Predicted 3D model of RNase P RNA and transfer RNA as a complex of 481 nucleotides. Model confidence (mean pLDDT): 77 of 100. It holds a member of the Rfam family "Bacterial RNase P class A". By type it is a ribozyme.
RNA sequence: GGAGUCGGCCGGGCAAUCGCUGUCGUCGCGUAGGCGGCGAUGGAGGAAAGUCCGGGCUCCGGCGGAUGAGGUGCCAGGUAACGCCUGGGGGGCGCGAGCCCACGGAAAGUGCAACAGAAAGCAAACCGCCCAAGGCCGCGCGGGUCACCCCGCACGGUCCGGCAAGGGUGAAACGGUGCGGUAAGAGCGCACCGCGCCGGUGGUAACACGCGGCGGCACGGCAAACCCCACCUGGAGCAAGGCCAAAUAGGGAAGCCGCGGGGCGGUGCAGGCGCGAGCCGGCAUCGUGCCCGCAGCGCUUAUCCGCGCGCGCUUCCGGGUAGGCCGCUCGAGGCUCGUGGCGACACGAGUCCCAGAGGAAUGAUUGCCCUCGACAGAACCCGGCUUACAGGCCGACUCCCUUC
RNA sequence: GGGCCAUUAGCAAAGCGACCCAAUGCGCUCCCCUGUCGAGGGAGAGAUCGUCCUUUUGAAUCCGACAUGGCCCGCCA
Repeated sequence: GGAGUCGGCCGGGCAAUCGCUGUCGUCGCGUAGGCGGCGAUGGAGGAAAGUCCGGGCUCCGGCGGAUGAGGUGCCAGGUAACGCCUGGGGGGCGCGAGCCCACGGAAAGUGCAACAGAAAGCAAACCGCCCAAGGCCGCGCGGGUCACCCCGCACGGUCCGGCAAGGGUGAAACGGUGCGGUAAGAGCGCACCGCGCCGGUGGUAACACGCGGCGGCACGGCAAACCCCACCUGGAGCAAGGCCAAAUAGGGAAGCCGCGGGGCGGUGCAGGCGCGAGCCGGCAUCGUGCCCGCAGCGCUUAUCCGCGCGCGCUUCCGGGUAGGCCGCUCGAGGCUCGUGGCGACACGAGUCCCAGAGGAAUGAUUGCCCUCGACAGAACCCGGCUUACAGGCCGACUCCCUUC
Repeated sequence: GGGCCAUUAGCAAAGCGACCCAAUGCGCUCCCCUGUCGAGGGAGAGAUCGUCCUUUUGAAUCCGACAUGGCCCGCCA
């Protein structure tokens, strides 16, 4: 100088003015719920997102267990908990720093494997290799006094058969290399490597061992196929849930009961007219042996009277909608030190208070500066994961080249 | 807040581990037929199976993440 790996951090800055919104103080108004003014102060994120996991909180359910369903899956630790994190083991990739892995079980069971290939799960034989034993054919030699015939031997071929080395197929073909062995071969035998089982040693464990013994090898793949094993999970969600509480309708209790209009009468109020006694009409309220209209059901067909019920009227009660309030943000909290731990993290001390709305605030304008600004907006809270993201900063480490 | 489904050629739509570089219908292109068009007959083209990954010998199909579109449920009584 170049190429790269890992970890952490930032996410335009400053100022002025005007707004929005929470809290506190103060003043004013209002019976009050509250409203307004002034001042001070707080006001989005690393992902606030997706809603993929885990918890808190709240309500409901619940003796306990099993089944089902869903999930997780090497070991140990961390944690409130997790499918997260840390450390370790095993496997894979990379020269390396490092990175990746749903990584229990296929010697419980069921199932699947197209095409190719002889054969695809239990062994099987297409080409090929082999004639040692047995049969047949041919040819030769020898023997039986023997041309035919018989016997024996050698050679060539073939059948029955033997083989699984070599070729070929496939993603995958029943250990690998070498030597021996054989008719040819083969764990058939042996050596080494690999594998399995038992034991030993180290390690908390996963696991490891160039430790020992045994076994010639018996045990191919897929469980993000069903399944088996171990472990986890009661259900619902802040529209959870709680408090206050209109109008209307409906529920309950008690009481009352014809209703309306007119006329008439009483009382009260003020008004008008009149010199006055008084008169006039109006309003409100109370009453009625008068008039008119209307009036549900039952006892009772009709009328009248009476009683009861319902409608109705009055008062009260409870649930509850609209509406209002709480839940709501001080919390598994942030920061700085110290201690323990490889680490995740834990403990201790000090210090700080940091959005809390409810159609939903966090904005606008101006000036200056720079590297000219990405993804994106809280809605009960928290721990993770995942996804999106312009650009920039810091630290540790690796490899290559050059120079000293 | 809770839950479910879909995405395959221009359109509709089947396929749910290999038979599938994916059926079928409409549409499209070419040829025949016709004086011409249509209808009819014949031939043919057209698909990164929404995207990226995982498992597997093998993925449209299984797993995960993401994207787009759609649907359902919800107070009290």